[in-house]
RNA sequence: GGGCCCAUAGUAAAACGGUAUUACGCAGCAUUCGCAUUGCUGAGGUCCGGGUUCAAUUCCCGGUGGGUCCA
Numbered sequence: 001g002g003g004c005c006c007a008u009a010g011u012a013a014a015a016c017g018g019u020a021u022u023a024c025g026c027a028g029c030a031u032u033c034g035c036a037u038u039g040c041u042g043a044g045g046u047c048c049g050g051g052u053u054c055a056a057u058u059c060c061c062g063g064u065g066g067g068u069c070c071a
Base pairs, nucleotide, nucleotide: 001070002069003068004067005066006065007064010024011023012022013021018054026042027041028040029039030038047063048062049061050060051059
């Protein structure tokens, strides 16, 4: 320098173009003499800038970062 892949809560992952979901973690409540376990509830997220569309996590372009292969 070139090809390919990836970027979503604190972490690991889902998501036909139409309300962003799950697990762990975190906070509160219940349970206990107390802790743990368990149950219920809640907060928290789409890498950045454009384009297409009534509507973009999703499709297109560019950028940034990471991974991998070739040179």